[in-house]
Molecule: Bacterial RNase P class A
Organism: Frondihabitans sucicola
RNA sequence: UGGGUCGGCAAGACGGUCGCGUCGCAUUCCCGAAAGGGCAUGUGCCGAGGAACGUCCGGGCUCCACAGAGCAGGGCGGUGGGUAACACCCACCCGGGGCAACCCGCGAGACAGUGCAACAGAAAGCAGACCGCCACGGGCCCGAAAGGGCCCGGGGUAAGGGUGAAACGGUGGUGUAAGAGACCACCAGCGGUUCGGGUGACCGGCCGGCUAGGUAAACCUCGCCCGGAGCAAGGUCAGACAGAGAACGUUCGAGGUGGCUCGCCGAGUUCUCGGGUAGACCGCUGGAGCGCUGCGGCAACGUAGCGCCGAGAUAGAUGGCCGUCCACGGCGUCGUGCGUGCACGACGCCCGGACAGAACCCGGCGUAAUAGCCGGCCCAUUCG
Repeated sequence: UGGGUCGGCAAGACGGUCGCGUCGCAUUCCCGAAAGGGCAUGUGCCGAGGAACGUCCGGGCUCCACAGAGCAGGGCGGUGGGUAACACCCACCCGGGGCAACCCGCGAGACAGUGCAACAGAAAGCAGACCGCCACGGGCCCGAAAGGGCCCGGGGUAAGGGUGAAACGGUGGUGUAAGAGACCACCAGCGGUUCGGGUGACCGGCCGGCUAGGUAAACCUCGCCCGGAGCAAGGUCAGACAGAGAACGUUCGAGGUGGCUCGCCGAGUUCUCGGGUAGACCGCUGGAGCGCUGCGGCAACGUAGCGCCGAGAUAGAUGGCCGUCCACGGCGUCGUGCGUGCACGACGCCCGGACAGAACCCGGCGUAAUAGCCGGCCCAUUCG
């Protein structure tokens, strides 16, 4: 310098002016015996995000509700750790990709059972001989002979060739009539009441007979986990009311926050028609919170001390204008250096977009977008 890979920041700053929202303070006026409340004005602090989006996970919180057990069902799936918890995060193991940094994995079980693999092929689970190779018997031909060729029969073989995504371990050798783990060396797999390392998944050594396919993101088996509903949850105050009919049920039990069964509670539960009221407040923002430093830990994270308090709306607020400065970047001019197109410096001009907006809160994941930047690591090349 180029390419690659991984991670992080952020959505300009300041001032003025007009305008908006909560809250605090002050004042005029109004209501009230007072406390206090209401309108208005002035003033002060504060006022959207890295994803507020998706609603895909996990929780806090609230209610069912005093709330148990089982089945079905659902979720997860290498090991260890973190966390309130998780399908998240960290570290490691194994397998695959990549020169590497790094990335990927629906990562348990195929000897519990069932299923599937078209076509091709001899044969796709304990299989198999299409072309072949070898020896024997018979027949014919060539040849002086040795021997060779063709056909038929049964036998041996699965090393060579073919088919296929995949063919019953692989490569090399010994051996054989020809072959074959028949035997040997190395490798993979499997097994061992074997040894060492590691918390563990696993890794390595030694021994062994030779080899006991694929697929579970197919059904299934195994292990661990799981009540439901949701802030339109739920509560307080105020306000208003007009009933009529029906079904089920009261110990033979309706109904009771996913389904079924058992248990438990239990006298009301539900539907149709019709009428009335619907305002204020709480929940609602001090948190599994944020920042800095020390310590522990490879890390995620934990812990101690100090400091900070940053919207709480309810038809739903934060906007407009002006001026100045400026990060980075772009363009132009000039100068310097040198490796001649790059670096540095000065001056001038331009420049901060995009994705998108709280509505109970928090931890994640996914998605959108890149004005503009920062850093780590790997590879290649060049210079010193």